Model confidence (mean pLDDT): 79 of 100. c-di-AMP riboswitch aptamer (ydaO/yuaA leader) from a Myxococcales bacterium, 131 nucleotides, folded computationally. Its Rfam family is "c-di-AMP riboswitch aptamer (ydaO/yuaA leader)". From the family's description: This family represents a conserved RNA structure found upstream of the ydaO and yuaA genes in Bacillus subtilis and related genes in other bacteria. It was read from a public genome assembly, where an Rfam model found it. The organism belongs to Myxococcales, within Bacteria.
RNA sequence: GAACCGUCUGCGCCGAGUCCGGUUUGCCGGAGCGGGGGAACCAAAUCUCUGGGGCGAAGUGCGAUGAGCACCGGGGGACCUUCUCCUCCCGAGCCCGUCAGCUAACCUCGCAGGCGCGCAGGUCCCGACAG
Numbered sequence: 001g002a003a004c005c006g007u008c009u010g011c012g013c014c015g016a017g018u019c020c021g022g023u024u025u026g027c028c029g030g031a032g033c034g035g036g037g038g039a040a041c042c043a044a045a046u047c048u049c050u051g052g053g054g055c056g057a058a059g060u061g062c063g064a065u066g067a068g069c070a071c072c073g074g075g076g077g078a079c080c081u082u083c084u085c086c087u088c089c090c091g092a093g094c095c096c097g098u099c100a101g102c103u104a105a106c107c108u109c110g111c112a113g114g115c116g117c118g119c120a121g122g123u124c125c126c127g128a129c130a131g
Stems, first nucleotide, its partner, number of pairs: 010117005018031005032111006042101001051099001052096004059071004072091006126131001
């Protein structure tokens, strides 16, 4: 000096997953954001074991249920937002439990988890070069 590991602080990224007040620090309340259920009307009017459904971008087709390819969907590229170009990635997982279309009123739930801390350009100087 480097790699690697840990702690604290700060900054940044995915995500709804943040903030405020109180507190006997167990938690309570509120704002905000996000999700589910739930009339009329509309839709559906069939097949509910080939069960059905929800969160999420995480789907469809071909392929051998492979590798992969195409279309489509999503995210990052460090002041914020939007569009475009270019570029780098992701397309998982979990849940309900035979049950749920939409849906005003109304009811109800969540506020986690995971990861990173570099890159690019310009000017000047040293140097044979590399640097």